A computed fold for an 83-nucleotide RNA from an Anaerolineaceae bacterium, annotated as c-di-GMP-I riboswitch aptamer.
NCBI's taxonomy places the organism under Bacteria, Bacillati, Chloroflexota, Anaerolineales, Anaerolineaceae.
Rfam family: c-di-GMP-I riboswitch aptamer. About the family: GEMM was predicted in a large-scale screen for bacterial structured RNA regulatory elements. Its family is annotated with cyclic-di-GMP binding in the Gene Ontology.
Its mean pLDDT, the model's own confidence on a scale to 100, is 86.
It was read from a public genome assembly, where an Rfam model found it.
Of the family's consensus pairs, 100% are formed in the model.
[in-house]
RNA sequence: ACUCCGAAAAGGUGAAACCGGUGAAAGCCGGUGACGCAAAGUCAUGGGUCUAAAGUAUUCGGAUCAAUACCAGGAUCGCCAGA
Numbered sequence: 001a002c003u004c005c006g007a008a009a010a011g012g013u014g015a016a017a018c019c020g021g022u023g024a025a026a027g028c029c030g031g032u033g034a035c036g037c038a039a040a041g042u043c044a045u046g047g048g049u050c051u052a053a054a055g056u057a058u059u060c061g062g063a064u065c066a067a068u069a070c071c072a073g074g075a076u077c078g079c080c081a082g083a
Base pairs, nucleotide, nucleotide: 012037013036017032018031019030020029021028022027035078042083043082045081046080047079048076049075050074055070056069057068058067059066
């Protein structure tokens, strides 16, 4: 220096749910609250997953509307890997 393990002490963080806000949605922010996490710190870089506003296509006698399918430039780091 690297890798594995993590006693003790002192701490950190904050799931679900609820309330308010925001967004088309997924989700995110704040408050309450703690399921857990030896990194559950940060970064969307590679995968995975979620959403589909806009866009494209289709159906309807025509139009509008609506519905369906595809689609990330949106999201997720508490999915994995990497930094």